[in-house]
SAM riboswitch aptamer (S box leader) from Selenomonas sp. F0473, 107 nucleotides, folded computationally. The coordinates come from a structure-prediction model, not an experiment, and the mean pLDDT is 83.
RNA sequence: ACCUCAUCCAGAGCAGCGGAGGGACCGGCCCGAUGAAGCUGCGGCAACCAUGACGUUUCGGUCAACGGUGCCAAUUCCUUUAGGCGGAGCAGCCUAUGAGAUGAGCG
Repeated sequence: ACCUCAUCCAGAGCAGCGGAGGGACCGGCCCGAUGAAGCUGCGGCAACCAUGACGUUUCGGUCAACGGUGCCAAUUCCUUUAGGCGGAGCAGCCUAUGAGAUGAGCG
């Protein structure tokens, strides 16, 4: 890499270096010289794993946040496919699903 499981409408940015890209992919729509990517420092969010506390609903629990990850424009920015609601069609919406991301696990 692949595979399995869980989650994805919440939350959280400043500074220095850098110098034109970035938002996975196609299309759209956005962000960007009032400074993109990347790197560094500090800060923060969250609570997946680990850890600790609490509770005779002992659990798919609550709380904490010093460790391991992750994350800090826009729902995962929207965008797949199938079915349904929408009188038809358009917009919009719902359910399942694909893709992707993150974590934990599996050799």

The sequence is in RNAcentral, with records from Rfam.